[in-house]
Predicted 3D model of a 685-nucleotide part of an RNA (large-subunit ribosomal RNA, domain II) from a Bacteroidota bacterium.
Context: one part of a larger RNA
RNA sequence: GCCUACGAGUUGCUGGUACGUUGCAAGGUUAAAUGUCUAAGACAUGUAGCCGUAGCGAAAGCAAGUCCUAACUGGGCGACUCAGUAACGUGCCGCAGACGCGAACCCGUGUGAUCUACCCUUGGUCAGGAUGAAGUGGCGGUAAAACGCCAUGGAGGUCCGAACUGAUGUGGGUUGAAAACCGCUCGGAUGAACUGAGGGUAGGAGCGAAAGACCAAUCAAACUCGGAGAUAGCUCGUACUCCCCGAAAUAGCUUUAGGGCUAGCCUUGUAUCAUAAUAUUACGCAGGUAGAGCACUGAUUGGGCUAGGGUCGUCACAACGAUACCAAACCCAGACAAACUCCGAAUUGCGUUAAUAUGUUCUACAGGAGUCAGGCGACGACGGAUAAGCGCCGACGCCGAGAGGGGAAUAACCCAGACCGCCAGCUAAGGUCCCUAAAUACAGGUUAACAGAGAAAGGAUGUUAAGUUGCUCAGACAACUAGGAUGUUGGCUUAGAAGCAGCCAUUCAUUUAAAGAGUGCGUAAUAGCUCACUAGUCAAGCGACUUGGCGCCGAUAAUACUCGGGACUCAAACCUGAUACCGAAGCUGCGGAUUUACAGCAAUGUAAGUGGUAGGGGAGCAUUCCAUCGACAGUGAAGGUGUUCCUUGAGGAAUGCUGGAGUUAAUGGAAACGCAGAUGUAGGC
Numbered sequence: 001g002c003c004u005a006c007g008a009g010u011u012g013c014u015g016g017u018a019c020g021u022u023g024c025a026a027g028g029u030u031a032a033a034u035g036u037c038u039a040a041g042a043c044a045u046g047u048a049g050c051c052g053u054a055g056c057g058a059a060a061g062c063a064a065g066u067c068c069u070a071a072c073u074g075g076g077c078g079a080c081u082c083a084g085u086a087a088c089g090u091g092c093c094g095c096a097g098a099c100g101c102g103a104a105c106c107c108g109u110g111u112g113a114u115c116u117a118c119c120c121u122u123g124g125u126c127a128g129g130a131u132g133a134a135g136u137g138g139c140g141g142u143a144a145a146a147c148g149c150c151a152u153g154g155a156g157g158u159c160c161g162a163a164c165u166g167a168u169g170u171g172g173g174u175u176g177a178a179a180a181c182c183g184c185u186c187g188g189a190u191g192a193a194c195u196g197a198g199g200g201u202a203g204g205a206g207c208g209a210a211a212g213a214c215c216a217a218u219c220a221a222a223c224u225c226g227g228a229g230a231u232a233g234c235u236c237g238u239a240c241u242c243c244c245c246g247a248a249a250u251a252g253c254u255u256u257a258g259g260g261c262u263a264g265c266c267u268u269g270u271a272u273c274a275u276a277a278u279a280u281u282a283c284g285c286a287g288g289u290a291g292a293g294c295a296c297u298g299a300u301u302g303g304g305c306u307a308g309g310g311u312c313g314u315c316a317c318a319a320c321g322a323u324a325c326c327a328a329a330c331c332c333a334g335a336c337a338a339a340c341u342c343c344g345a346a347u348u349g350c351g352u353u354a355a356u357a358u359g360u361u362c363u364a365c366a367g368g369a370g371u372c373a374g375g376c377g378a379c380g381a382c383g384g385a386u387a388a389g390c391g392c393c394g395a396c397g398c399c400g401a402g403a404g405g406g407g408a409a410u411a412a413c414c415c416a417g418a419c420c421g422c423c424a425g426c427u428a429a430g431g432u433c434c435c436u437a438a439a440u441a442c443a444g445g446u447u448a449a450c451a452g453a454g455a456a457a458g459g460a461u462g463u464u465a466a467g468u469u470g471c472u473c474a475g476a477c478a479a480c481u482a483g484g485a486u487g488u489u490g491g492c493u494u495a496g497a498a499g500c501a502g503c504c505a506u507u508c509a510u511u512u513a514a515a516g517a518g519u520g521c522g523u524a525a526u527a528g529c530u531c532a533c534u535a536g537u538c539a540a541g542c543g544a545c546u547u548g549g550c551g552c553c554g555a556u557a558a559u560a561c562u563c564g565g566g567a568c569u570c571a572a573a574c575c576u577g578a579u580a581c582c583g584a585a586g587c588u589g590c591g592g593a594u595u596u597a598c599a600g601c602a603a604u605g606u607a608a609g610u611g612g613u614a615g616g617g618g619a620g621c622a623u624u625c626c627a628u629c630g631a632c633a634g635u636g637a638a639g640g641u642g643u644u645c646c647u648u649g650a651g652g653a654a655u656g657c658u659g660g661a662g663u664u665a666a667u668g669g670a671a672a673c674g675c676a677g678a679u680g681u682a683g684g685c
Base pairs, nucleotide, nucleotide: 001685002684003683004682005681006680011096012095013094015093016092017091018090019089020088021087022086023085024084027051028050029049033045034044035043036042037041055062056061065077066076067075068074099237100236102234106227107226108225110223111222117201118200119199120198121197122196123195124194125193126191128160129159130158131156135152136151137150138149139148140147164188165187166186169184170183171182172181203219206214240620241619242618243617244616245615250263251262252261253260254259264371265370266368267367268366269365270364271363276361277358278357279356280355281354282352283351284350285349286348291343292341293340297337298336301333302332303331304330306327308326309325310323311322312321313320314319374399375398376397377396379394380393382391383390404415405414406413419592420591421590422589424588425587426586430582431581432580433566434565435564439579442577443576444575445574446573452568458553459552462550463549464548465547466546467545468544469543470542471541479537480536481535482534483533485510486509487508490504491503492502516531520529521528593610594609595608596607597606598605599604621674623671624670625669626668627667628666630664631663632662639658640657641656642655643654644653645652646651
């Protein structure tokens, strides 16, 4: 993991409540008990008790009223007629283990020190080697000692190192050979040493050279049985079918936030049927947003004007003057605001005995829920960084609970809401070269970048279209040939300054076809090269600027992967136009099922429906047993295993083989009544 069996909303209550059925009804009903009989039962008796028929008050009490009050013109709760009660069934609730499994724990009774900790009693063990304390003897030494030397001696939680005991490092082992081991290495090894046997200490207790260590592979409180089905706002699981409807992830409160309660939203029943409800239009109201504005509040730039201040000047003081300084108020112009408004939409909300559409969807009461983690998209805001697949609100859509087609794949995007069947048709989004259904279609442009097929500021004689302006056969633009001079080395400055370091200038004038008191290179300064400008040659267009389209660079992420791929260039790319086709569970056609409404005596017909999680409601199938009434069976029951057929489905029927003794239809009743899941339990594989 699979197969088979078992495995979870039950039962009790003289508890409650609602609905359904039945009996009786202003009444309903018996309980215990007793009697009779055909005796696990039935029938009768039994009126205690309970509910209802009257309420109000705390009560005495009064009573269709009563209570409050001294008393109500008052107010509260009632009455003004009415349905209850008993039994059974079902839904839900309460009390009980209360749908099933699951703690860590707490308490009580016992069992454990054959493991291990410590202690007691009594035993045992420690190869070999080294060191050489005290003491003692001799000699030296001293007045005597002290002291020194040489021997002797054999101390020690001494040294080295086996047994023994431990466990430092490392390799292996890690579903092991082993629930702590193996190899190498290493500590202690006469001691606070190690060890045998017997005995003692027990669970909030022991024992502990102290690690919360150890107390039988278990220890921040052992194990065992019991209280016990502890409790679990938590996790998991919760079993046959079809049909109808169908949510929520919000508000308030909560030692509350992953739990509850009430409301909201769903469902079932009953009642009301209209001036109900909803949508659109019309009309009437409401509003202060978007925008706009500066009239208020604040903020704000420039100018004007001008109080006040600063600075400067005149100045003994007083006072005066000036002001490219700061600046209130006022004026002109410009401009800002969620907590500004002289203004002010669209959308929206509310109302209306209006019209149209739908037709009970509204509302009330009653039974049953689930929901209280929501998510994404476009829009309007806020928080954040005009960050987040971010957080928090609003109105809408979708997912949630929604399949199908498109988007390569992809809850939410685009299209579109799946009752069932069909080898029929038309379309949507999106597509039509091949993968791959349908145009290698048409007309006109653009792109040359593998652009399409990822990106900005910025940059550029890319290309294309439109426009503005200038030069041009009296010859433009480019190229080539020639000139580009003189006063003059302008003046100043300077060592020098000659067109070209710098400064100054009515940068002037002359000769000219033209030529700057000089555009750049150059020299120490000259020189030299060149440009502006002019002529010639040539011969037709050439510049500057503005705007649009499509492209280029800007462009770095780790194997080839940013068109789904192949591949595509007057396209299979982009823009514009027009046509055809493909394309879905959409729509249509044909056949069938079912729900609700309407019509109908019915058969049936018509219309609108039939996606669906939590959840509500309805109708059924199957299993076991019982009752009633039938039936089948050795001419073969149940069961097993094949085949065929029927039903929307759970399922049902027939028949072959096997099997060898019971089985069962119909109508009712009662349940230990349906398994894929619970790291479910047991067995098998």
Notes
The full RNA is in RNAcentral, with records from ENA. The organism belongs to Bacteroidota, within Bacteria.